Bacterial RNase P class A from Georgfuchsia sp., 373 nucleotides, folded computationally. NCBI's taxonomy places the organism under Bacteria, Pseudomonadati, Betaproteobacteria, Nitrosomonadales, Georgfuchsia. The RNAcentral record of the sequence draws on ENA. Rfam family: Bacterial RNase P class A. Its family is annotated with ribonuclease P activity, tRNA processing and dimeric ribonuclease P complex in the Gene Ontology. It is annotated as a ribozyme. Of the family's consensus pairs, 94% are formed in the model.
């Protein structure tokens, strides 16, 4: 400076007019009128995860089900952030084959593959030496298997003998797979094979280093322990259920319900008569609870500054500000200029994420690589 990758920020601006809408003041009896002053979003979305707040239900344990899941911190919690292990994976730049042009023969430009692989991105990264199961095709076998192969040393046989034939050996090489009994080199052997060794790779112990996961090391093991847990399952850690149409308050008309008192010695039912029982009036109190009405609502895990710990995520402390709150649901619409020509999109208790949609623009750190000093 140039190419990259990750974060963080903003979401057309200014001005005028004309409405809607919360809230205060003043005014009116009211119905309102004026005047200040406030009005969507980084996602208001999807409703996937935690929590707050309200109602119900709950001694205690437990089983069942569901949810997480390398370590370490952060948090009101989390399936979310930070940081840090381990794993895997990309390009670019580098180096390298090779094609091919040019050439001052010294390179140089291009194309195409490999090798090596920044910053990064990606990971359902607990456990496969509890047990259970599974593994298409294709192969002989997908856990102890032998198609092709190799081997003929020991042991029976036949042969004078070479050398056959059985009994056998083995698992290198072929050859199937997505994988085939630890790589690979040597030694060894009849052929062979952790049979022996060296080095990696895996266990198991120990020491360092680190909170830890983990990483280095050393001595032993001669591989016994092949893969899936996003199969079943084990192991640790959470988890009650329902949501703001939760919930609370005031509280009408009609009807019903409850108690008091009056009215008829009343009417009607029960049975043909008594007696009991019920039902029926009229005032008056009380409770429930509908219909509208208030609330819950929005001053909060709040925002900006600063300054302090911390790598950070994030907390302390200080200052400062008050920023939608409707309830058929307002946050719109016109001019006019200017520019980069404006995306996706519309709050319904509230609040940390996450995912997902998005026209553009700014800013910062990190990698590579190029010039200068």
């Nucleotide at each position: 400076g140039a190419a990259g990758u990750u974060c963080g920020c903003c979401a057309g601006g200014c001005a005028g007019c004309c409405g809607c809408u919360g809230u205060g003041a003043a005014c009116g009896c009211a119905a309102g009128u004026u005047c200040a002053u406030g009005g969507a979003g980084g996602a208001a979305a999807g409703u996937c995860c935690g929590g707050g707040c309200c109602c119900c239900a709950c001694a205690g344990a437990g089983c069942a089900g569901g949810a997480u899941g390398c370590c370490g911190g952060c948090u009101a919690a989390c399936g979310g952030c930070c940081g840090g292990g381990c794993g895997u994976u990309a390009u670019a730049a580098g180096u390298u084959g090779c094609c091919c042009a040019c050439u001052u023969c010294g390179g140089u430009a291009g194309g195409u593959g490999g090798c090596c692989c920044a910053a990064g991105g990606c990971g359902a990264c607990g456990g496969a030496a509890a047990g259970u199961g599974c593994a298409a095709c294709a192969g002989a076998a997908a856990g102890a298997u032998a198609c092709c192969g190799c081997c003929u040393a020991c042991g029976u046989u036949c042969g004078c003998a070479a050398g056959a034939a059985c009994c056998g050996g083995c698992a290198a090489g072929g050859g199937u797979g997505a994988a085939a009994u630890g790589g690979c080199g040597a030694g060894g052997u009849a052929a062979g094979a952790g049979c022996u060794c060296a080095c990696c790779g895996c266990g198991u112990u120990g020491c360092u280093g680190g909170u830890a996961a983990c990483a280095g090391u050393a001595a032993c093991g001669g591989c016994a322990c092949g893969g899936c847990a996003a199969a079943c399952c084990c192991c640790a850690u959470c988890c009650g259920g329902g949501g703001c149409a939760a919930g609370g308050c005031c509280a009408a008309a009609u009807a019903g319900g409850g108690g008091a008192g009056c009215u008829a010695u009343g009417a009607c039912g029960u049975u043909g008569c008594u007696c009991g029982c019920g039902u029926c009036g009229c005032u008056c109190c009380c409770g429930g609870g509908u219909a509208g009405g208030c609330u819950g609502c929005u001053a909060g895990a709040g925002g900006c500054c600063g300054u302090c710990g911390g790598u950070a995520a994030c907390g302390g402390c200080g200052g400062u500000c008050c920023c939608a709150g409707a309830g058929g649901a307002a946050u719109g619409g016109c001019u006019g200029c200017c520019c980069a020509c404006g995306a996706c999109a519309g709050a319904a208790c509230c609040c940390g994420g996450c995912u997902u949609a998005u026209c553009g623009g700014c800013g910062a750190a990190c990698u590579u690589c190029c010039c200068a000093c």